[in-house]
Context: one part of a larger RNA
RNA sequence: GGACAAACGCUGGCGGCGUGUAUUAGGCAUGCAAGUCGAGCGAGAAGCCGGCCUUCGGGCUGGUGGAGAGCGGCGGACGGGUGAGUAACACGUGGGUAACCUGCCCUGGAGUGGGGGAUAACCCGGCGAAAGCCGGGCUAAUACCGCAUACGACCACCGAUGAGAGAUCGGAUGGUGAAAGCUCCGGCGCCCCGGGAGGGGCCCGCGGCCGAUUAGCUAGUUGGUGAGGUAACGGCUCACCAAGGCGACGAUCGGUAGCUGGUCUGAGAGGAUGAUCAGCCACACGGGGACUGAGAACGGCCCCGACUCCUACGGGAGGCAGCAGCUAAGAAUCUUGCGCAAUGGGCGAAAGCCUGACGCAGCAACGCCGCGUGCGGGAGGAAGGCCUUCGGGUUGUAAACCGCUUUUGCGAGGGAAGAAGUACUGACGGUACCUCGCGAAUAAGUCACGGCUAACUACGUGCCAGCAGCCGCGGUAAUACGUAGGUGACAAGCGUUGUCC
Numbered sequence: 001g002g003a004c005a006a007a008c009g010c011u012g013g014c015g016g017c018g019u020g021u022a023u024u025a026g027g028c029a030u031g032c033a034a035g036u037c038g039a040g041c042g043a044g045a046a047g048c049c050g051g052c053c054u055u056c057g058g059g060c061u062g063g064u065g066g067a068g069a070g071c072g073g074c075g076g077a078c079g080g081g082u083g084a085g086u087a088a089c090a091c092g093u094g095g096g097u098a099a100c101c102u103g104c105c106c107u108g109g110a111g112u113g114g115g116g117g118a119u120a121a122c123c124c125g126g127c128g129a130a131a132g133c134c135g136g137g138c139u140a141a142u143a144c145c146g147c148a149u150a151c152g153a154c155c156a157c158c159g160a161u162g163a164g165a166g167a168u169c170g171g172a173u174g175g176u177g178a179a180a181g182c183u184c185c186g187g188c189g190c191c192c193c194g195g196g197a198g199g200g201g202c203c204c205g206c207g208g209c210c211g212a213u214u215a216g217c218u219a220g221u222u223g224g225u226g227a228g229g230u231a232a233c234g235g236c237u238c239a240c241c242a243a244g245g246c247g248a249c250g251a252u253c254g255g256u257a258g259c260u261g262g263u264c265u266g267a268g269a270g271g272a273u274g275a276u277c278a279g280c281c282a283c284a285c286g287g288g289g290a291c292u293g294a295g296a297a298c299g300g301c302c303c304c305g306a307c308u309c310c311u312a313c314g315g316g317a318g319g320c321a322g323c324a325g326c327u328a329a330g331a332a333u334c335u336u337g338c339g340c341a342a343u344g345g346g347c348g349a350a351a352g353c354c355u356g357a358c359g360c361a362g363c364a365a366c367g368c369c370g371c372g373u374g375c376g377g378g379a380g381g382a383a384g385g386c387c388u389u390c391g392g393g394u395u396g397u398a399a400a401c402c403g404c405u406u407u408u409g410c411g412a413g414g415g416a417a418g419a420a421g422u423a424c425u426g427a428c429g430g431u432a433c434c435u436c437g438c439g440a441a442u443a444a445g446u447c448a449c450g451g452c453u454a455a456c457u458a459c460g461u462g463c464c465a466g467c468a469g470c471c472g473c474g475g476u477a478a479u480a481c482g483u484a485g486g487u488g489a490c491a492a493g494c495g496u497u498g499u500c501c
Stems, first nucleotide, its partner, number of pairs: 001501004006497005013371006019364002021329001026327003030324003035074003040071002047064007081283003091207007100200003105196005111190002113147001115145002122137006153176004157171005181188002209255003216246003221243008258280004262273004285305005307318004335361001337360003343357001344355004374404004384395004409438006418428001445490005450471003456485005466473002
């Protein structure tokens, strides 16, 4: 000098775009943040229309209507948060997979025949303070289960290619495995096999912290055979066998740390760093576990633990590192806002519903950028202040005063683009912007002035009070302390502190 997710002191007019708990991965009141489909299924409340009865309260019943719930499907594995752990194939980069998976989507081929038994909802009964639970009875399906059929799918067998195979090609025989319907008749689905796209799993080379005042480490340890397990290789797991494996090219241990694209600095090499945005990883009260599913668990389940809450004391409920908000801690970090109009996502044939993702608004000079606080004229150089050798000097064209302008501000009128899609549809927002009117009006501070370093005098103080980044100032004339006038620098900021280069 530059930089900052900054904080502190003084000061503070406006706009645009960004950024905003770095500390306790401490604890959380309240609301919202993941639903959707009636064109898969059964049942069906209120209301409305009609009929019958009525003790005039209403009851029964047909239709319409579709609430809330249930079965079923897809989604809840995305999106959003955080950085605790992790020195590791976690990440980056380049490869491998002859060791693998992949819902929805695209594409090619083939199929969709015929049966069965249940069970929620509902009704009845019971237990419980509650959370909830149990028994009996009825019922539907794109829910569940047999049968049939099926290819080049899978299994067994043979041959070829090949170093080898579970890959590819060929052969024959045997065995195994499918399906679901709905419809507004347009279509949407369902099942099997192949290909693709996108997504992922696993493996390997290389790369990126500190400590040797850590020198030895290791028993599933290292390898083999066989088996189990997995989508898949593997000591992943197990039985048996062998005795190996790693290490000064730093093993092991300890400390620290999410990694990267990037960011800051620097001429570069390098150094430092990893907020916001983007990719990957890890985590979701602490720890462990499985279930469902194509895929696994922040707002799913179970167990243990700590904590908080409810309780009729028997037993239950909960998890903001989602958005806001509270409390604690801290030098320190925001609104319990508006909207699904746009973009994107889930479901749906669609209408549409949901979406604290997102789009906006609010708060904060926290940062960057832009604008303004007026412009021209005006000397007898007013007054006042300060200095003075008392002549004067300086503040100073500065002010007053004259003329002008109106950015900004205030008032009034008009008023968007963003809408993609003929029409309709805008949270932002009566915002931006445009026009007119008013009136210099509404708007300047902070730090410094001994040298480094740009800017000097007076008074006060008297090694006191104080200053200070370094050198150093102050003990009676202090340009170094305090105040004033003046001056310098920067400016809606200025200075201080901290951190990095």
A computed fold for a 501-nucleotide part of an RNA from a Dehalococcoidia bacterium, annotated as small-subunit ribosomal RNA, 5' domain. Its Rfam family is "Bacterial small subunit ribosomal RNA". Gene Ontology terms of the family: ribosome and structural constituent of ribosome. It was read from a public genome assembly. The source organism's lineage runs through Bacteria, Bacillati, Chloroflexota and Dehalococcoidia.